[in-house]
Molecule: c-di-GMP-I riboswitch aptamer
Organism: Thermodesulfovibrionales bacterium
RNA sequence: UUCCGAAAAAGGUAAACCCUGGGUAACCAGGGGGCACAAAGCCAAGGGUCCUGCGGGGGGAUUCAAAAACAGGAUAGCCGGGUUGCCGAA
Numbered sequence: 001u002u003c004c005g006a007a008a009a010a011g012g013u014a015a016a017c018c019c020u021g022g023g024u025a026a027c028c029a030g031g032g033g034g035c036a037c038a039a040a041g042c043c044a045a046g047g048g049u050c051c052u053g054c055g056g057g058g059g060g061a062u063u064c065a066a067a068a069a070c071a072g073g074a075u076a077g078c079c080g081g082g083u084u085g086c087c088g089a090a
Base pairs, nucleotide, nucleotide: 004088005087012037013036017032018031019030020029021028022027035077041083042082043081046079047078048075049074050073051072052071053070059064
């Protein structure tokens, strides 16, 4: 230095749920909480999922309405990738 990750030490993050606020929504921020996490730090340009708009008219049957495509957004605690970084037993 790289891989690796301990019934190690020090510190860190914070799922569900609840409260408050923001957003049409997915979801986000703050407070409580603590399921978990060795990158659960950061990055949305690859794939996935979700939301909104648009679209379309399958289907139903007389005004309801599904999928694809397209546009914008959300998620880094879905996967992959990039990048930075704490500690040091085997």